[in-house]
Context: one part of a larger RNA
RNA sequence: UAUGCUUGUCUCAAAGAUUAAGCCAUGCACGUGUAAGUACACACAGCCGGUACAGUGAAACUGCGAAUGGCUCAUAAAAUCAGUUAUGGUUCCUUUGAUCGCUCUAUCUGUUACUUGGAUAACUGUGGUAUUUCUAGAGCUAAUACAUGCCGACGAGCGCUGACCUCCUGGGAUGCGUGCAUUUAUCAGACCAAUACCAAUCCGGGCUCGCCCGGAUGCUUUGGUAACUCUAGACAACCUCGGGCCGAUCGCACAUCCCCGUGACGGCGACGUUACAUUUGUAUGUCUGCCCUAUCAACUUUCGAUGGUACUUUCUGUGCCUACCAUGGUGACCACGGGUAACAGGGAAUCAGGGUUCGAUUCCGGAGAGGGAGCCUGAGAAACGGCUUCCACAUCCAAGGAAGGCAGCAGGCGUGCAAAUUACCCACUCCCGACUCGGGGAGGUAGUGACAAAAAAUAACAAUACAGGACUCUUUCGAGGCCCUGUAAUUGGAAUGAGUACACUUUAAAUCCUUUACUGAGGAUCCAUUGGAGGGCAAGUCUGGUGCCAGCAGCCGCGGUAAUUCCAGCUCCAAUAGCGUAUAUU
Numbered sequence: 001u002a003u004g005c006u007u008g009u010c011u012c013a014a015a016g017a018u019u020a021a022g023c024c025a026u027g028c029a030c031g032u033g034u035a036a037g038u039a040c041a042c043a044c045a046g047c048c049g050g051u052a053c054a055g056u057g058a059a060a061c062u063g064c065g066a067a068u069g070g071c072u073c074a075u076a077a078a079a080u081c082a083g084u085u086a087u088g089g090u091u092c093c094u095u096u097g098a099u100c101g102c103u104c105u106a107u108c109u110g111u112u113a114c115u116u117g118g119a120u121a122a123c124u125g126u127g128g129u130a131u132u133u134c135u136a137g138a139g140c141u142a143a144u145a146c147a148u149g150c151c152g153a154c155g156a157g158c159g160c161u162g163a164c165c166u167c168c169u170g171g172g173a174u175g176c177g178u179g180c181a182u183u184u185a186u187c188a189g190a191c192c193a194a195u196a197c198c199a200a201u202c203c204g205g206g207c208u209c210g211c212c213c214g215g216a217u218g219c220u221u222u223g224g225u226a227a228c229u230c231u232a233g234a235c236a237a238c239c240u241c242g243g244g245c246c247g248a249u250c251g252c253a254c255a256u257c258c259c260c261g262u263g264a265c266g267g268c269g270a271c272g273u274u275a276c277a278u279u280u281g282u283a284u285g286u287c288u289g290c291c292c293u294a295u296c297a298a299c300u301u302u303c304g305a306u307g308g309u310a311c312u313u314u315c316u317g318u319g320c321c322u323a324c325c326a327u328g329g330u331g332a333c334c335a336c337g338g339g340u341a342a343c344a345g346g347g348a349a350u351c352a353g354g355g356u357u358c359g360a361u362u363c364c365g366g367a368g369a370g371g372g373a374g375c376c377u378g379a380g381a382a383a384c385g386g387c388u389u390c391c392a393c394a395u396c397c398a399a400g401g402a403a404g405g406c407a408g409c410a411g412g413c414g415u416g417c418a419a420a421u422u423a424c425c426c427a428c429u430c431c432c433g434a435c436u437c438g439g440g441g442a443g444g445u446a447g448u449g450a451c452a453a454a455a456a457a458u459a460a461c462a463a464u465a466c467a468g469g470a471c472u473c474u475u476u477c478g479a480g481g482c483c484c485u486g487u488a489a490u491u492g493g494a495a496u497g498a499g500u501a502c503a504c505u506u507u508a509a510a511u512c513c514u515u516u517a518c519u520g521a522g523g524a525u526c527c528a529u530u531g532g533a534g535g536g537c538a539a540g541u542c543u544g545g546u547g548c549c550a551g552c553a554g555c556c557g558c559g560g561u562a563a564u565u566c567c568a569g570c571u572c573c574a575a576u577a578g579c580g581u582a583u584a585u586u
Base pairs, nucleotide, nucleotide: 001582002581003580004579005578009455011453015448022413023412024411026410027409028408031064032063037061038060043056044055062434071368072367073366081289082288083287085285086284087283091281096277097276112248116147117146123139124138126136127135128134157178158177159176160175164171165170179245180244183237184236186234187233200217201216202215203214204213205212206211207210223230247271249270250269251268252267254266256264257263258261291339292338293337298330299329300328305327306326307325308324309323310322343365345363347358348357349356350355370391371390373388374387375386393404395402396401421446423445424444425443429442430440431439432438461492462491463490464488465487466486467485468484469483471480472479473478497526499519501516503515529575530574531573532572533571534556535555540570542569543568544567545566551558552557
């Protein structure tokens, strides 16, 4: 693990893995709305209007999610995986923090910055097809959808340019560039100590009066690491029209100031935005570690095998790919090949110590969605309850076409030794969403359920009778009770749950349990079984039947007319709500 017989209570609870990662009817399993993107649905309910929008709100546009979860174990043997490190070789929706006047404005046909443009759905109406979550034509109307695009801060500073003006000390109009992000190139980024030389400045001396000698002085270089071609700085450019950012958005409160206007200035949020950090992860590497096999001994390399240089590609490192070179790399310390009824690990069983066997299965990592392949969207997929193909299956059809993927939850067929309900619910735990509000076969709750596991009824007591034992008295016979033990189809009242059941509780609603009225035990019932009784191995030399037959028996053996072993009756033994059998394993 399966199966046979049996089964009263209560708790807990595995469950179509093994065989076919075989095939599937039907239903459901992923959707989502706040005060805060978009409302002109009479779809409602209104009633205050000096009526632009007030409220609820289907549908639809927009945004986010659908890459999580759940299922299964087919593949895969240094692969996955485990522990260990690395990313100074990468990406990251979201969360949180900080940032978001740092930019100086070529357009000219004149002119929106108190706010620009054109569409489209829902809706209305006209239709097509046998058919679908098929859609065509016409008519409207929105934006945080799709586009376009200022003002402001604004005074400059810095680097080049250098018309001119100049006393050769200098001054300087004009023009160009100047933010962060992108791409390329260049510079600096010093530091043990010292001499000499050159140039500048200062001091002293010498004189040929513009040269020589001696001495002294000066200046500066952000931050971090063990380690950067790191971070920060400077300079020259670049900046893709399929353009990178620099807010034409929404809600709630309304206040203050005047020069009373189409004025100025303001709070708390929501959403959004580039780069940085953070968080959540992702992705690649490093080291060590895996079952059987030699009836696998050599393997790899023109089609990358091992290394070098350079390009392409990639989110990045790398023969990942391409070009050109070199000829390497692994192996008896078992390479390479083959097998596996092989997903790996945490773990499980058995065990003195050591081992042996198992691990499909709830946690973690991987892989997969009938078999291959390719791809879109997106922060994230080579996604399958997404798309496109081919192969294999297979559904509807009016025969023209159309639709499909349960190794999600139920359920069916098939297969088998082998496995549950087409139930109820989002109340719990959590997840997703624009969200306190919706959804969730994730999950929970019942049903089936002798997979396992825990607790634990089927009687207890007394009297009497009988039997027996110690004890006291007794020479024995015998006697006794403030001693027991058992046996009784004798008697007695007490106790109780199984069951049945008002009610509470339980629960989302119930059920069960726990509480709890009424009721509920005398042997013929509210009756315990399964295997055995020669040995191993606890327990009969009792009775009847059979007669080497029928049968039993793991093994030895039993059975041929007195069977301790068969078939039965009685009695007994073992375990007991369980016990036997088969198989695998220790």
Predicted 3D model of a 586-nucleotide part of an RNA (small-subunit ribosomal RNA, 5' domain) from Triturus cristatus. Its Rfam family is "Eukaryotic small subunit ribosomal RNA". The family is grouped with related families in Rfam's "SSU clan". On this family, see Yusupov et al., Science 2001: "Crystal structure of the ribosome at 5.5 A resolution". Its mean pLDDT, the model's own confidence on a scale to 100, is 80.